Predicted 3D model of a 354-nucleotide RNA (Bacterial RNase P class A) from a Gammaproteobacteria bacterium. The gene name in the source record is rnpB. The RNAcentral record of the sequence draws on ENA. The prediction has a mean pLDDT of 76.

RNA sequence: GGAGUUGAUUAGGCAGUCGCUGUAUAUAGAGAUAUAUACAGAGGAAAGUCCGGACUCCACAGGGCAGGGUGCCAGCUAACGGCUGGGGGGCGAGAGCCCACGGAAAGUGCAGCAGAGAGUAGACCGCCUAAGCAGGCUUCGGCCUGACGGUAAGGGUGAAAGGGUGCGGUAAGAGCGCACCGCGUCGGUGGCAACAUUCGACGGCAUGGUAAACCCCACUCGGAGCAAGACCAAAUAGGGGAACGACGUAUGGCCCAUAUAGUUCCCGGGUAGGUUGCUUGAGGCCGGUAGUGAUGCCGGUCCCAGAUGAAUGACUGUUCUCGACAGAAUCCGGCUUAUCGAUCAACACCCCGC
Numbered sequence: 001g002g003a004g005u006u007g008a009u010u011a012g013g014c015a016g017u018c019g020c021u022g023u024a025u026a027u028a029g030a031g032a033u034a035u036a037u038a039c040a041g042a043g044g045a046a047a048g049u050c051c052g053g054a055c056u057c058c059a060c061a062g063g064g065c066a067g068g069g070u071g072c073c074a075g076c077u078a079a080c081g082g083c084u085g086g087g088g089g090g091c092g093a094g095a096g097c098c099c100a101c102g103g104a105a106a107g108u109g110c111a112g113c114a115g116a117g118a119g120u121a122g123a124c125c126g127c128c129u130a131a132g133c134a135g136g137c138u139u140c141g142g143c144c145u146g147a148c149g150g151u152a153a154g155g156g157u158g159a160a161a162g163g164g165u166g167c168g169g170u171a172a173g174a175g176c177g178c179a180c181c182g183c184g185u186c187g188g189u190g191g192c193a194a195c196a197u198u199c200g201a202c203g204g205c206a207u208g209g210u211a212a213a214c215c216c217c218a219c220u221c222g223g224a225g226c227a228a229g230a231c232c233a234a235a236u237a238g239g240g241g242a243a244c245g246a247c248g249u250a251u252g253g254c255c256c257a258u259a260u261a262g263u264u265c266c267c268g269g270g271u272a273g274g275u276u277g278c279u280u281g282a283g284g285c286c287g288g289u290a291g292u293g294a295u296g297c298c299g300g301u302c303c304c305a306g307a308u309g310a311a312u313g314a315c316u317g318u319u320c321u322c323g324a325c326a327g328a329a330u331c332c333g334g335c336u337u338a339u340c341g342a343u344c345a346a347c348a349c350c351c352c353g354c
Base pairs, nucleotide, nucleotide: 001350002349004347005346006345007344008343009342010341012319013318014317015316016315017314018313020041021040022039023038024037025036026035027034028033043325047336048335050334051333052332053331054330055225056224057223058222067221068220069219070218071217072086073085074084075083076082087101088099089098090097091096102216103215107214108213109210110209124155125154126151127150128149133146134145135144136143137142163181164180165179166178167177168176182205183203184202185201186200187199188197189196190195229276230275231274232273239267240266241265242264243263244262248260249259250258251257283302284301285300286299287298288297289296290295320323
């Protein structure tokens, strides 16, 4: 210098004018509120709403079934399907990246085409004719031919054909035997563990694939969500109670009684509307400390949007590297997705110079 990997930061700056929302103070007002001043006012994703929690209400003795989720190991965390570290597998020359990574030796199911055969394997071509069998010949010793016999070495089909290479062996072959490699089991060793093993012994090799197919195993999960929930509370209609009235109507022969209608007052539910929940929090920043790390602990310091038709904007000037994706709505931890550029750090590869 080139071409990369990983992690982190930033997301135009400054000034002026006019607006919007909130808080504090002052003034005016009975109050609602208005005015003035000061201060504050979107993000790294505020997004998707995919996980996990806080909070709220409902349900809930305990146990089980069903159903959902997760799935190598250890740790972190309030919790998680997240994160960190490690193991295993795959990709890359490397930094590094990716993985739903328990069980196929409990059972069931599934597998197009091709192919003889696809899971208790399979003779299409090929190879063999030792024994037995069939046919023929025979000097009766045997010889020749053959598959309806043997054979999984070789060819062919396929993503995959039931360990590989070699030697022996055989009629031809075959873990049939042996050596090495691979695989499996047990033990030892290392590691908390997953797992590793260049250690030892044993087993001729058994158990093809598929579980984001049913299933089995282990762990785990109550439901609804701030339009949760709580409080205040019009008008109208309706409900309950008390008092008045004893007139009308109904039951009735009449009285009592009951019901209904009328007037006044009270009560509670609840709608509109308002208040609250609402932002001090698993909080930010700085330093120290334990740890490889996620993270924990300690000390200091700061208060940093809270709207509800819903504010955070518009214009002008100036400057630069000429500005992407995008807008809070109860809050927080993650994941995923979108994103113009710029900067920093660490690491790896190639080339050049000293």